[in-house]
RNA sequence: GUUUGUCUUCAAGGCAGGGUGCAAUUCCCGACCGGCGGUGAUAGCCCGCAACCCGGUUUUCCGGUGGAAUCUGGUGAAAUCCCAGGUGCCGACAGUAUAGUCUGGUAGAUAGAAGAUUACC
Repeated sequence: GUUUGUCUUCAAGGCAGGGUGCAAUUCCCGACCGGCGGUGAUAGCCCGCAACCCGGUUUUCCGGUGGAAUCUGGUGAAAUCCCAGGUGCCGACAGUAUAGUCUGGUAGAUAGAAGAUUACC
């Protein structure tokens, strides 16, 4: 320096206030939140991935499914990512008065991040 194997740790946030009702953080007004990698430059809605769910196998693994944005101006070599402004949109499953935010599977798992060690040149 590159790369192989093993191991360890870490790896998500959010309904204030009000209305109706026997009952709702689930409905209505309103409030709030934004995983991981990439992309000439910082992204919930550009590209991809994970969680969840389905099928095969039933350990691993493989396949499928998997949401949403545009406009105006500015800076710059470069921005659908930054700055200013406008108007929007999205968010697994189970439970419960209909849930992105409550409870549960979950003291879990994973995309991945960091580190240790080993091997090789």